This is a predicted structure of a 1426-nucleotide RNA (small-subunit ribosomal RNA) from a metagenome. RNAcentral holds the sequence, with entries from SILVA. The prediction has a mean pLDDT of 82.
[in-house]
């Protein structure tokens, strides 16, 4: 806080404004302390009359307002503002006080003056005063007494009281002193949040001495002296915050928290300050200041809920202006008692814990109804209805407590017993994709809307809403919020740091700090043991035991891990003290070395300056081009100038802390390493802070500049080119003095010690037995020891095993930025956040893809050849465009002569009109019909249909049985949508050679091996190696077709034979045999041979692994889902799909002579035919008609094949080339040929003279080229499938081009390069910084001014009962106090400069984020310039 809400019992309730506060109540009480009598009660008198009432009067009495005095108001009761501090815990200390209580002692005598109450006057609105009279005490004040009291200079001196009440016993009081118990006050040890972007603080501040001052110590305080004191083990400062016993939560360790309840502490409207007191600097007391509100006569006055209640505000939010002193506790009291908002107890809130119910048993036609359904069912569900019982609770009557007792009961006529009656008032709320227990229908259509995280909706949502149905938990259910677990995710227990976040750049030096060899002695801090005393109770753990249980309660124990003290012990760590060599340092010798500074010397080469030769050009690139050159360039030779930089050596090599170090040579110096075993005797290690060094670059000041070479120019590149390539060229690169302090400053790996198999190179130094040897030191490289690691990889140079020290890490982006601080001349460094934002970002590997990575191979993929296509003309399809409609689909290769093996009508789904509604068609029930269906004739009409009229007239087993028709109702019909629900089918990569599996082995794993390697093959085809052996799916064979032989059979084939032919069985071919190269063997290649009709897969087809493409098809069919139902159905006529500016894609024919025309001649195969094919004959120029023979087919037709051969003719031209278009006449099929078929014959004769850029096809009987024939079909072929005929050319080779196959290599890609991905600009919206300034908090400092009060001076001022003194009876003087006056200390105010934190800011410059905005392409492959 949202829905819901039956009951009891325990508990518990203002977390915000410590903001304000009407009103009641929350501290009084004693008459036994005293004067009293203003109120009520009696009582005596008294009066008045109404004879029981009124007045009046009396302290007489119970009593008692006010007042004086006592005690008590310092407790109890709130709150958590403040406060990081002896506040609080724990645990000790000494220099204290202490009402009431306790216990011991001892006293309690005698006087005095006063003052409030009250009276009188008088101010004053009031609140309150002023004067004057008088009174009392347990008030006050001396005075005597005085000690185990105080004080003392040790003689001595000071100091006290009070009575009341009586039953007369006594009992309560009082004062001194002592001692207890409890409380208080003080100091100390040790603990107690965040922050170094707070680092130095501090002046009463450290101490000392006196004084003062306290209850008491003490700078508390004040004068002086000394300069101390705290601080990196956090000092001052900021910032939060009451501790604490305890609560929550976790296995502990800890981490958050401090509500109720107990202990302490601080506060009482904000400050401040005393007093009074045993105790207070005081919540319901004063005093002042402030600030708020009341009241007011305007003069002046009054208040202080953080007490219980209540209110008003604040807020998400917390409760009744109840009842009671009965109980318990506390104040006075002598006591009865009063008082008590402490407390008891009710009320109100499901806040919380706990219990209890909301029924129980039977009860299946598994009622109904709702929900789903494959329609058959299935769930809800014994659940419910009925039927029979029960009384937790309710309702109603009786009794009735216990807490308490001698008595007194708010609670309460409550719990609780008892009797009755009654299933009756009483269930919900969240969830149901995963984590997470639970699933389905409808509805919505990236809408509306879920979400704790992934994420979920874009027409089938188990994630939105609903409903049914479950699941969980129940008077509660969820949701928020927060705390702690989970999180070893701050890691003490219990983590990291090559590469994820993380090694400081280096350690030469090292302080403080951690840590440290062997040996002995001592000590006992640390350690361990034991005892003693604390650790409050409450809680907690346990056991008992009480309310019916239980939560609550009681009573025991236990634990409180913890602190002090005291005793032991003494290894092993500290502390002393003293020894010792092995850590570590030194001497002697002797080594290697671009180790550093600094001087001084050297060749070669750059480039320039002179001269000499020469004489068109050089010079640069991919290619150029600027640029130099005839005023002689480059190229050569000679001299000379200068700076810089040091080839070979040379390295995988040296040396250095690190950066770094390289030519020779002297000076100067700094580390190491070997050998001796002299010396010293723990001196080690390691280091926060510091300090020194630090590669370029850069900055300052002076040189110097030869080559290079930012910026600058200037030519190319390029869409652009602010780059890459070039021509040039300036700081700067060198010196010298100073700064800067940063690097992917890397071994991405801090430093030290010790331990753990080795194999091999390099390098320095020693030893002898000079070797294939040993030992020492540094420096590589391999490794499946071994161990680490997430891998990767480390692996005696560890990243392995251990100690010791340092530094540094905690998701990523913001950001190494902002801020502030220190360093810097300056660039800038150091040190270092936060809002905000994302759910990742990283890291190592796997698997694929991809690369303008690399290698291997293959294909009509290129390259060679041959012929097209693209240019015309038509012919088909597609886009567009038109249109009533031009239906629809297929649109990269893999859509476009494709679905369509034939669009005049039907096809037909598209449009216009007309018509039908159980329907063109199916199936069921019911009901009706002697009635088929259908035919004929007549109207309308375009039909479809409708009306009318006529013939003819059911079957039967005789049942209202079949069957037709009709009417109803179930229900048909949809080429409507969704191919991204889907089946099935099919293209395509791809006839590529590759895809898994079992088993076994490596890996944490996800994967790998196998399948890799070599060789070979068309081939994962074989062979050899191998931690793999095997196997499956393709591969190849198995099937067809073809080519040779044989053998059978012979119809129609053949004149006969049978070598053609045809059908059918068989055989053939296996690198099989021989030689030669390569292949160690092999597999196999090549080359040849010898057989053969074929020779290395002969040649073709069919057959397409696991998969891709959400590829194609709901229009072929089947198919969920939606739609539509007098319509999206169904019939019907006309149209349409043929439209035409245009594009395109596929053929056809051509542009001619290798032709075209004309005559004559020759050779086929595949198939096809009874609604056909049709010969022959006759007609017709011909399409075609007539006749009809013959074929149901190796017998008969289609069928005359064409290109060919042969001649003759055309002579290069828009032709005798090409046929387009169009005219006019015909033929043919079919109701029908106009939209819109086809063929003939006449005529007519368009473009086109071989086709840009680009692009297809084909490797042999193939391309080219020729015709045939077949489906479809009434009728129509330039197109599809097939047949055969004629028949080349070329292949050097894989560099490129597309594809593809393995193997390796690189990724920030995995929708997988059509990936991904950076900036800047625009737009938006968000939060932070900077900013002139402006506003505020806080907390200090200087000065002024300074209330009350406390203290403290002072006066020839003012005033005063008690005491003394004096005169005397009211004067004086005096002691002592009081004002008033000064003053020190102060709140609170006021000025002033600065700090320090915040708020608001125009403009700014950066960030974050936001499906399709703009320029590019910088990163991810060599990402095209690593």
């Nucleotide at each position: 806080u949202g829905c819901u809400g039956g009951c009891g019992g325990u508990g518990u309730g203002c977390c915000u404004u410590a903001g304000g506060c009407a009103u009641g109540c929350a501290a009084g009480u004693c008459g036994a302390a005293c004067g009293g009598u203003a109120a009520c009660g009696g009582c005596a008198a008294g009066a008045g009359c109404u004879u029981g009432c009124u007045c009046u009067u009396g302290g007489c009495c119970g009593a008692c307002g006010a007042g004086u005095g006592g005690c008590a108001g310092a407790c109890g009761g709130g709150u958590g503002a403040g406060u990081a501090a002896c506040a609080g815990g724990u645990a000790g200390g000494a220099a204290c006080c202490u009402a009431c209580c306790c216990c011991u002692u001892g006293g309690u005598g005698g006087a005095g003056g006063a003052u409030a109450g009250c009276c009188a006057a008088c101010c004053g609105a009031a609140a309150g005063g002023u004067u004057g009279g008088g009174u009392a005490a347990u008030a006050c004040u001396g005075c005597a007494u005085a000690a185990u009291c105080c004080c003392u200079u040790a003689c001595g001196g000071g100091c006290a009281a009070a009575g009341c009440a009586u039953u007369u016993a006594u009992g309560c009081g009082c004062c001194g002193a002592g001692g207890g118990a409890g409380g208080g006050a003080c100091c100390u040890g040790c603990u107690u949040c965040c922050u170094a972007u707070c680092a130095g603080c501090u002046u009463g501040u450290u101490g000392g001495u006196g004084a003062g001052g306290u209850a008491a110590u003490a700078g508390c305080u004040c004068a002086c002296c000394a300069a101390g004191g705290c601080u990196a083990u956090g000092a001052c400062g900021g910032g939060u915050a009451g501790g604490g016993g305890g609560u929550g939560u976790g296995a502990g360790a800890g981490c958050a928290c401090g509500g109720c309840c107990c202990c302490c502490c601080a506060c009482a409207a904000g400050g401040u300050u005393a007093c009074u007191g045993a105790g207070a600097c005081a919540c319901g007391g004063a005093g002042c200041c402030u600030a708020c509100a009341c009241c007011u006569a305007c003069g002046g006055g009054u208040g202080g809920c953080a007490g219980c209640a209540a209110c008003c505000g604040g807020g998400a939010a917390u409760a009744u202006u109840g009842c009671g002193c009965a109980a318990u506790g506390g104040a006075c009291g002598a006591a009865a008692g009063u008082c008590u908002g402490a407390c008891g107890c009710a009320g109100c809130g499901a806040c919380a814990c706990c219990g209890c119910g909301u029924g129980u048993g039977g009860g299946a036609u598994g009622a109904a109804g709702c929900a789903u359904u494959u329609c058959g069912g299935u769930g809800u569900g014994u659940a419910a209805a009925c039927c029979a019982c029960u009384g937790u609770g309710g309702c109603g009557a009786g009794g009735g407590a216990g807490a308490a007792u001698a008595a007194u009961g708010a609670u309460a006529g409550u719990a609780c017993c008892u009797c009755g009656c009654u299933a009756g008032a009483a269930a919900g709320c969240a969830c149901c994709u995963g984590c997470u227990a639970a699933c389905u229908a409808c509805g919505u259509g990236c809408c509306a809307g879920a979400a704790g995280c992934c994420u979920c909706g874009g027409c089938a949502a188990u994630a939105c809403g609903u409903a049914g149905g479950g699941u969980g938990c129940a008077a509660g259910c969820g949701u928020u919020a927060u705390c702690c677990g989970g999180a070893u995710u701050u890691a003490c227990u219990g983590g990291g740091c090559g590469u994820a976040a993380a090694g400081g750049g280096u350690u030469u030096c090292g302080c403080a700090g951690g840590c440290g060899g062997g040996c002995u002695g001592u000590u006992u801090a640390g350690u361990c043991a034991u005892g003693u005393u604390u650790g409050a109770a409450a809680g907690c753990c346990g056991a008992c035991g009480g309310c019916u249980c239980a939560a609550c309660c009681g009573u025991c124990g236990g634990a409180c891990u913890g602190g002090a003290c005291g005793u032991g012990a003494u290894a092993c760590u500290g502390g002393c003290a003293g020894u010792c060599u092995u850590g570590a340092g030194g001497a002697c010798a002797u080594c290697a070395g671009g180790g550093g500074a600094g001087a001084u010397c050297g060749g070669a080469a750059u480039u320039c300056u002179c001269g000499g030769u020469g004489g068109a050009g050089g010079g640069g690139u991919g290619a150029a081009a600027u640029c130099c050159g005839u005023u002689g360039a480059u190229a050569u030779c000679g001299a000379g100038a200068g700076g810089a930089a040091c080839g070979u050596c040379g390295a995988u090599g040296g040396c250095g802390a690190a950066g770094g170090c390289a030519g020779a040579u002297c000076u100067c110096u700094g580390g190491g390493g070997u050998g001796u075993u002299c010396c010293u005797g723990a001196c080690g290690c390691u280091c926060a802070u510091g300090u020194a060094c630090g590669a370029a670059a850069g900055c300052u000041a002076g040189g110097g500049u030869a080559g290079c070479a930012a910026a600058c120019g200037g030519g190319a590149u390029u869409a652009g080119a602010g780059a890459c390539c070039c021509c040039g060229g300036u700081a700067g690169u060198c010196c010298u003095a100073g700064c800067c302090g940063u690097a992917a400053a890397c071994g991405a790996u801090g430093g030290a010690u010790a331990c753990u198999a080795g194999c091999u190179g390099c390098u320095c130094c020693g030893a002898c037995u000079u070797g294939a040897u040993c030992g020492g030191g540094g420096u590589g490289g391999c490794g499946c020891a071994a161990g680490c690691u997430a891998a990767c990889g480390c692996g005696u140079u560890a990243a392995g095993u251990a100690u010791c020290c340092c530094g540094c890490c905690u998701g990523g982006g913001u950001a190494g930025u902002a801020c502030g601080g220190c360093c810097g001349c300056a660039a800038g460094g150091c040190u270092a956040a936060a809002a905000c934002u994302c759910a990742a970002a990283g890291g190592a590997a796997u698997u694929g893809a991809c690369g303008g990575g690399g290698g291997a191979g293959c294909g009509c993929a290129c390259a060679a050849c041959c012929g097209g296509u693209g240019g015309a003309g038509c012919a088909u399809g597609u886009g567009g465009u038109u249109u009533a409609a031009u239906u629809c689909g297929a649109u990269a290769c893999a859509a476009a002569g494709c679905g369509u093996a034939a669009u005049a009508c039907c096809u037909c789904a598209c449009c216009u009109g007309g018509g039908u509604u159980u329907g063109a068609c199916a199936u069921g029930u019911a009901c009706c019909u002697g009635c088929a269906c259908g035919c004929c004739c007549u109207a309308a009409g375009a039909a479809a249909c409708u009306a009318g009229g006529g013939a003819a007239g059911c079957c039967u087993a005789c049942g209202a049985g079949g069957g037709u028709g009709g009417u109803a109702c179930a229900c048909a019909g949809g080429u409507g949508c969704u191919g991204c629900a889907u089946g099935g089918c099919u293209g395509u990569c791809g006839u590529c050679a590759g895809c898994u599996c079992g088993u076994g082995u490596c890996g944490u794993g996800a994967g790998a091996c196998g399948u890799c390697u070599g060789c070979u093959u068309a081939a994962g085809u074989g062979c050899a190696g191998u931690a793999a052996c095997g196997a499956g799916c393709g591969c190849a064979a198995c099937c067809c077709c073809u080519g040779c032989c044989g053998u059978a059979u012979g119809u129609u084939g053949a004149a006969u034979u049978g070598u053609u032919c045809a059908u059918g069985c068989g055989g053939g071919a296996c690198u099989g045999c021989c030689u030669u190269a390569c292949a160690g063997c092999a597999a196999g290649u090549a080359g040849g041979g010898a057989g053969g009709a074929a020779g290395g897969a002969g040649g073709g087809g069919a057959c397409g692994a696991c998969g891709u493409c959400a590829a194609g098809u709901c229009a072929g069919c089947a198919u969920g889902g939606c739609c539509c139902u007098u319509a999206c159905a169904c019939c019907c006529a006309g149209g349409g799909c043929u439209a035409c500016a245009c594009a395109c894609a596929u053929c056809c024919u051509a542009c001619a002579a290798u032709g075209g025309g004309g005559a004559a001649g020759a050779c086929a195969a595949c198939g096809g035919g009874u609604u056909g094919c049709g010969a022959u004959c006759c007609a017709g120029c011909a399409a075609u008609g007539g006749u009809u023979a013959g074929c149901u087919a190796a017998u008969c037709c289609u069928u005359c094949a064409a290109a060919c051969u042969u001649u003759c003719u055309c002579u290069c031209a828009g032709u005798u080339c090409g046929g387009a278009u169009u005219g006019c006449g015909g033929g043919c099929u079919g109701a029908a040929a106009u939209u819109c078929g086809c063929c003939c014959g006449c005529a007519u004769g368009a473009a086109g003279u071989c086709g840009g850029a680009a692009u297809c096809g084909g490797u042999a009987g193939u391309a080219a080229u020729c015709g045939c024939a077949g489906g479809u079909c009434a009728g129509c072929a330039g197109a599809c499938u097939g047949c055969g005929g004629u028949g080349a050319a070329u292949a050097c080779g894989u560099u490129c081009u597309c594809g593809c196959u393995c193997c390796u290599u690189g990724u920030a890609c995995a929708c997988a390069c059509u990936g991904c991905c950076c900036g800047u600009c625009a737009a938006g919206c968000c939060a932070g910084c900077a900013a002139a300034g402006u506003c505020g908090g806080c907390a200090g400092c200087g000065c002024c001014c300074g209330a009350a009060g406390c203290g403290g001076g002072u006066g020839a001022c003012c005033g005063u009962a008690a005491c003394c003194a004096g005169u005397u009876u009211a004067c004086u003087g005096g002691a002592a106090c009081g004002g008033c006056u000064c003053u020190u200390c102060u709140a609170a105010g006021g000025c002033g400069a600065g700090g320090u934190c915040g708020g608001c800011g125009a403009u700014g410059a950066g960030g974050a984020c936001u499906a399709a905005g703009u320029c590019g392409u910088a990163a991810c492959a060599a990402g095209g310039u690593a």